[in-house]
RNA sequence: UUUAUCCAGAGCGGCGGAGGGACUGGCCCAAUGAAGCCCGGCAACCGAUAACGACGGUGCUAAUUCCUGCGGAUUGAUUUCCGAGAGAUAAA
Numbered sequence: 001u002u003u004a005u006c007c008a009g010a011g012c013g014g015c016g017g018a019g020g021g022a023c024u025g026g027c028c029c030a031a032u033g034a035a036g037c038c039c040g041g042c043a044a045c046c047g048a049u050a051a052c053g054a055c056g057g058u059g060c061u062a063a064u065u066c067c068u069g070c071g072g073a074u075u076g077a078u079u080u081c082c083g084a085g086a087g088a089u090a091a092a
Stems, first nucleotide, its partner, number of pairs: 001092006011039001013038003019029003023069001025067002040061003045057003065086001070083004
């Protein structure tokens, strides 16, 4: 860079100690323990098979990608909806 997906799913465990949810603005989570690591779990993008299957390589495991940021439609409304952008993951 290209293509695909992003309203489903996943622990009341151990270590650890104060932060975390990409960024903006919000709104949240956190000593009834944050990040990180381990174990467990979920899922099925890739590999492997004639096929099946979860064996291997990733990924994920609060809230729709938590909402939002640009454009359009709509509403009494800061309402609702659609698309784009940005981001994340996989494969090439």

This is a predicted structure of a 92-nucleotide RNA (SAM riboswitch aptamer (S box leader)) from Megasphaera stantonii. It matches the Rfam family "SAM riboswitch aptamer (S box leader)". About the family: The SAM riboswitch is found upstream of a number of genes which code for proteins involved in methionine or cysteine biosynthesis in Gram-positive bacteria. The RNAcentral record of the sequence draws on MGnify.